[in-house]
RNA sequence: CACGUUUACGCGCGAGAGACCGUCCCUGAUUGCGGACGGCGCCGAAGGGGCAAAUCCUCCCCGGAACCUCUCAGGCAAAAGGACCGCGUAGGCAGG
Numbered sequence: 001c002a003c004g005u006u007u008a009c010g011c012g013c014g015a016g017a018g019a020c021c022g023u024c025c026c027u028g029a030u031u032g033c034g035g036a037c038g039g040c041g042c043c044g045a046a047g048g049g050g051c052a053a054a055u056c057c058u059c060c061c062c063g064g065a066a067c068c069u070c071u072c073a074g075g076c077a078a079a080a081g082g083a084c085c086g087c088g089u090a091g092g093c094a095g096g
Base pairs, nucleotide, nucleotide: 001095004093005092006091007090008089009088010087011086012085018040020039021038022037023036024035025034041076042075043074047072048070049069050068055063
């Protein structure tokens, strides 16, 4: 000190699935919005769980990823959240 890689933070973009049904509460109101409880149906890209092959001279054991898969959690109007990706800042690692 250019690049690479990695962590954290900030900004940007950002999908999917019932504004479902019932009861109660709030309200002047049978409207509108919200909340609690119960029920069934769904989604997968926070997080979490699970697994193959390659991998070895040969065999066994262990390890062995994900946007795959399971839906525990979370979510199914808006809001919030949201993986990955991009940009910026501050460090770490390796290299010169």
This is a predicted structure of a 96-nucleotide RNA (Glycine riboswitch aptamer) from Planosporangium mesophilum.